[in-house]
Molecule: transfer RNA
Organism: Hydnum rufescens UP504
RNA sequence: GGUUGCUUGGCGCAGUCGGUAGCGCGCCUGUCUAACACACAGAAGGUCGCAAGUUCGAAUCUUGCAGCAAUCA
Numbered sequence: 001g002g003u004u005g006c007u008u009g010g011c012g013c014a015g016u017c018g019g020u021a022g023c024g025c026g027c028c029u030g031u032c033u034a035a036c037a038c039a040c041a042g043a044a045g046g047u048c049g050c051a052a053g054u055u056c057g058a059a060u061c062u063u064g065c066a067g068c069a070a071u072c073a
Stems, first nucleotide, its partner, number of pairs: 001072007010025004019056001028042004049065005
């Protein structure tokens, strides 16, 4: 340098057929306990790597850029 794949809450991931983002763990609050843990209930936290385009509407489609990984030379 070429090709392919990936980038989504603190972490690991889903959503891949465009209709307004969810699961597990964690964190916080409450109940329970002498207390902690477990269990149960609840809450907070992301406008989806960045920018542009298409569209009534984009995490999802298109283009460019950045980062990471694999592979070829």